[in-house]
Molecule: Bacterial RNase P class A
Organism: Oscillospiraceae bacterium
RNA sequence: CAAGCAAGCCGAACAGCCGCGGGCACAGGUCGAAAGGCCGUGCGUGAGGAAAGUCCGGGCUCCGCAGGGCAAGGAUAGCGGGUAACGCCCGCCGAAGGCGACUUUAGGACAAGUGCAACAGAGAUAUACCGCCCCGCACAAGCGGGGUAAGGGUGGAAAGGUGCGGUAAGAGCGCACCCGUCCCCAUGGUAACCUGGGGAUGCUGUAAACUCUAUCCGGAGCAACACCGUGGAGGGACACACAGGCCUGCCCGGCCGUCCCAUGGAGGUGGCUUGAACGCGGCGGCAACGCCGCGUCUAGAUAGAUGGCUGUUUAAGACAGAAUCCGGCUUACAGACUUACUUGCUAU
Numbered sequence: 001c002a003a004g005c006a007a008g009c010c011g012a013a014c015a016g017c018c019g020c021g022g023g024c025a026c027a028g029g030u031c032g033a034a035a036g037g038c039c040g041u042g043c044g045u046g047a048g049g050a051a052a053g054u055c056c057g058g059g060c061u062c063c064g065c066a067g068g069g070c071a072a073g074g075a076u077a078g079c080g081g082g083u084a085a086c087g088c089c090c091g092c093c094g095a096a097g098g099c100g101a102c103u104u105u106a107g108g109a110c111a112a113g114u115g116c117a118a119c120a121g122a123g124a125u126a127u128a129c130c131g132c133c134c135c136g137c138a139c140a141a142g143c144g145g146g147g148u149a150a151g152g153g154u155g156g157a158a159a160g161g162u163g164c165g166g167u168a169a170g171a172g173c174g175c176a177c178c179c180g181u182c183c184c185c186a187u188g189g190u191a192a193c194c195u196g197g198g199g200a201u202g203c204u205g206u207a208a209a210c211u212c213u214a215u216c217c218g219g220a221g222c223a224a225c226a227c228c229g230u231g232g233a234g235g236g237a238c239a240c241a242c243a244g245g246c247c248u249g250c251c252c253g254g255c256c257g258u259c260c261c262a263u264g265g266a267g268g269u270g271g272c273u274u275g276a277a278c279g280c281g282g283c284g285g286c287a288a289c290g291c292c293g294c295g296u297c298u299a300g301a302u303a304g305a306u307g308g309c310u311g312u313u314u315a316a317g318a319c320a321g322a323a324u325c326c327g328g329c330u331u332a333c334a335g336a337c338u339u340a341c342u343u344g345c346u347a348u
Stems, first nucleotide, its partner, number of pairs: 001344004006339003010335001012313007020046002023043004028039004048319001052330002055328005060221004073217005078092005093107001094105004108212002113210002115206003129152002131148007160178006179202008188193001225270004234261005244256004277296008
């Protein structure tokens, strides 16, 4: 320098003017008896890395539930660690891919049982199509019976591979070496596992087929839920007249029962944002993460504010916008930056 690989981080900035939501202040206006409401002015503040999908785990709320168990349904599946928890994250093992940095995760059990294996092929868990061997018949061609999984052929897969022995021909039938699986021992490792040795064995594949094993899971959700509540409708108590109230200061006249309880439509308030929070530093850990110290307060609306214009930055332009909150995952995304590493080339 080129090509690549992994991780992290940012997601326009500044200035001026206008506008909107929330908060605070006001010895401003207005309404009100007051509390306070509305308006105004000033100050300060106001979307995201995904606010999204609503897929997983929790906080919180209501319902269910004595405690425990069984069944059903669902989820997960190598080992160790992290976490409030997880199906998430970190590290490692095994397997697969890459020259490599590194990537991916298909990772319990088909030797409990059941099912399935298209097409091809004689045969798919047992089978003799061709071939080989033996026997019988036949002059022969050939025919019949038996043996054989060594050779051919089919297939993703055909009874572990190679060699020697053996045999009528063959066959783990025997032996040597190799390969796979299971068990035992030893070394290393917390473990999965690795390496070595010994023994047994040679078993088709498939569990993203049923199933079995182990572990976990009560349901619904902030339109949850709680409180206030003019009117309306319900229940109860008292009263039913020379009383009281209103029109109305008085007369006439007219109109009207009073109180309590629970319910709850419209509406209002809480839930609502101080939290497994964020920033910086130190310490422990390979890491995920944890502990300690200091500091910060960072939207809270309810038909829903967070916007617009101008100027400069070469140009402002991606995906997209809170609505109960938090931890993850997944998906979308113009562009900018940082760090570690790999392979190749060149120069010193």